[in-house]
Molecule: RNase P RNA; transfer RNA
Organism: Pseudomonadota bacterium
RNA sequence: GAAGUUGGUUAGGCAGCCGCUGGGCAAGGGUUCCGACCUGAGCCGAGAGGAAAGUCCGGGCUCCACAGAGCAGAAUGCCGGUUAACGACCGGGCGCUAUAAACCGCAAGGUGAAGGCGACGGAAAGUGCAACAGAGAACAGACCGCCGAUGGCCGUGCCAAAUUUUGCGUCGUCAGACUUAAAGUUUGGCUGGAUCAGGCAAGGGUGAAACGGUGCGGUAAGAGCGCACCGCGCACGUGGUAACACGGACGGCAAGGUAAACCCCAUUCGGAGCAAGGCCAAAUAGGGAAGCAUUGGCGUGGCUCGCGCUGCUUCCGGGUAGGCUGCUUGAGCAUGCUGGUAACAGCAUGCCUAGAGGAAUGGCUGCCCACGACAGAACCCGGCUUAUCGACCGACUUCCCAC
RNA sequence: GGGCGCUUAGCUCAGCGGGAGAGCACUGCCUUCACACGGCAGGGGUCGCUGGUUCAAUCCCAGCAGCGCCCACCA
Numbered sequence: 001g002a003a004g005u006u007g008g009u010u011a012g013g014c015a016g017c018c019g020c021u022g023g024g025c026a027a028g029g030g031u032u033c034c035g036a037c038c039u040g041a042g043c044c045g046a047g048a049g050g051a052a053a054g055u056c057c058g059g060g061c062u063c064c065a066c067a068g069a070g071c072a073g074a075a076u077g078c079c080g081g082u083u084a085a086c087g088a089c090c091g092g093g094c095g096c097u098a099u100a101a102a103c104c105g106c107a108a109g110g111u112g113a114a115g116g117c118g119a120c121g122g123a124a125a126g127u128g129c130a131a132c133a134g135a136g137a138a139c140a141g142a143c144c145g146c147c148g149a150u151g152g153c154c155g156u157g158c159c160a161a162a163u164u165u166u167g168c169g170u171c172g173u174c175a176g177a178c179u180u181a182a183a184g185u186u187u188g189g190c191u192g193g194a195u196c197a198g199g200c201a202a203g204g205g206u207g208a209a210a211c212g213g214u215g216c217g218g219u220a221a222g223a224g225c226g227c228a229c230c231g232c233g234c235a236c237g238u239g240g241u242a243a244c245a246c247g248g249a250c251g252g253c254a255a256g257g258u259a260a261a262c263c264c265c266a267u268u269c270g271g272a273g274c275a276a277g278g279c280c281a282a283a284u285a286g287g288g289a290a291g292c293a294u295u296g297g298c299g300u301g302g303c304u305c306g307c308g309c310u311g312c313u314u315c316c317g318g319g320u321a322g323g324c325u326g327c328u329u330g331a332g333c334a335u336g337c338u339g340g341u342a343a344c345a346g347c348a349u350g351c352c353u354a355g356a357g358g359a360a361u362g363g364c365u366g367c368c369c370a371c372g373a374c375a376g377a378a379c380c381c382g383g384c385u386u387a388u389c390g391a392c393c394g395a396c397u398u399c400c401c402a403c
Numbered sequence: 404g405g406g407c408g409c410u411u412a413g414c415u416c417a418g419c420g421g422g423a424g425a426g427c428a429c430u431g432c433c434u435u436c437a438c439a440c441g442g443c444a445g446g447g448g449u450c451g452c453u454g455g456u457u458c459a460a461u462c463c464c465a466g467c468a469g470c471g472c473c474c475a476c477c478a
Stems, first nucleotide, its partner, number of pairs: 001399010012368007020047002023044003028039004049374001053385002056383005061273004068305004073269005078092005093120001094118004102111003121264002126262002128258002143204002145200003150197002153193002157190011169178003212230006231253001232251002236247004277325004287316006296310004318477003332351008369372001404474007413427004421458001429445005451467005
């Protein structure tokens, strides 16, 4: 310098004028039991967000018991840490994975870092599910295919043995005996063929998925059948808090997938929500119907127990729709130091930064620029998710150049 | 402000891990002189959208969008 990735900050600026909301000071006015209270011109300083949103999680706060026990239900789920808490965050482990520049290549394409993603406990506790296709879909199966060693079938030739018939020869007591040759039959061995029984699961084919992978041996053909390497499992040793990693030994292929199916294990969770809740004032018919009822009903909005209360629930009606409070000083913000890899924690100093209630935060003018996105508080806070024009700063990685 | 539910054909709804369906409506044919009724046949779908789990999603899970309902106090 180029390219890529990733984190943080900011959210048009300045000036003037006129408004709005609430706060402080306050001339003046009113009431007065002389303590004070009400009103208030004017002045001063403040006034939306990183998401105020969705309401998806968690907590504070309030009421019900100071939230108790059991069952049911829900949520979470690698390991360690942070936190008020969490499904959030930080660090680590394991698994999956993309691509820029650059390089290789004619090209298609390949190599390629930082990064990105992971609802990531258990499928050798049990149950369920897997359409179609396919021979067979989970303690499987044999369609094509391979073999047919073994048992049977068929054939051919050779060898061996036994036996029958015929011929030649020899002997003969004329009954036959012996030698040799040919043909046939039987048995056994060798050999050839087809494939019946049977063996096999290597290959083909189906499928999302076919019961370890590659190679060598082995075999009739094959197969963890044997062996080597890889994968897997179990226990051991070493390192690590752990997840896990590494190592050599052993086992012998079992125990396929699905838990965002039921389920099992571990951990956590009571319910409702500021229209919660408290105080004051005003007004009305303290009404009617139905149901249940003291072994009851309600608080309790899953059920049972327990605790508290004593009529309650639903529907139809009646009245008021006024004020105060909860309400913003808080797990607060800024800066610095310390500890920690980090999330975060501790200490010191400084600061106060919307609080409405039909609901304020706006309008006009001038100048400048890169011409301005998404969008508006409603009890508060920590996260997540979603929407969003741009600008600035940093970190990491790869490559090139120069010294 | 807070709490809860729904989204499937033009309309009203069912379905709930393996073919997207019913009724009404629409189109064509038959029937009738014609229309209605009736009969037969047919067309029509981003299962609100986007991701994920799974071999496979209308269905299970998450996010987003749209629509709807409820919640004051007193006796």